[in-house]
């Protein structure tokens, strides 16, 4: 230093221009003699600054982190 690929709730993981969903996980309640387990309702997220657009997680531009390849010094 080229080239590629990733970054979304406390983990993982879905979305491909039109209301950010699920699964564990946490909390609250039934339910139980208690406690798991069930089952119901809840909290909580798009990596950062732009720009395009009626509207952007998602197109673009530019940074950032990690990850993989390849090349240079040694």
């Nucleotide at each position: 230093u080229g080239g590629g690929g990733a970054a979304u709730c406390g983990u993982c993981u879905a979305g491909c221009g039109g209301u950010a969903g699920g699964a564990c996980a946490c909390g609250u309640g039934a339910c139980u003699c208690u406690g798991a387990a069930u089952c119901a309702c809840g909290u909580a997220g798009c990596c950062c600054a732009g720009g395009u657009u009626c509207g952007a997680a998602u197109c673009c531009u530019g940074g950032u982190u990690c990850c993989c390849c390849a090349g240079c010094c040694a």